[in-house]
Molecule: SAH (S-adenosyl-L-homocysteine) riboswitch aptamer
Organism: Modicisalibacter xianhensis
């Protein structure tokens, strides 16, 4: 860096449907393209953990401290500040 899993990041209902993916159908360049149909608003960040790939001299250990960010409606939690 890459793919996958698992954690956190405070929840509940609901509504779109963009990537993704499952189905079907076509095209046509055997790979990719469209259309239709179900799902689908933690898909992002930090952390772990498997496994690969690529690159490399610096890394360890200890103490302290801590995130930003997430479409729309509406509710509920926490925190502040006024009555």
């Nucleotide at each position: 860096c890459u793919g996958c899993c698992c954690g956190a990041g405070g929840g509940g209902c609901g509504c779109u449907g963009c990537a993704g993916u499952g189905c079907a159908u076509g095209g046509c360049u055997u790979g990719c393209c469209a259309u239709g149909u179900a799902c689908g608003a933690g898909g992002c960040u930090c952390g772990g953990g498997c496994a690969g790939a690529c690159g490399g001299u610096c890394g360890c250990a200890a103490u302290c401290g801590c995130a930003a960010c997430g479409g729309c409606g509406c509710c509920c939690a926490u925190u502040c500040c006024c009555c």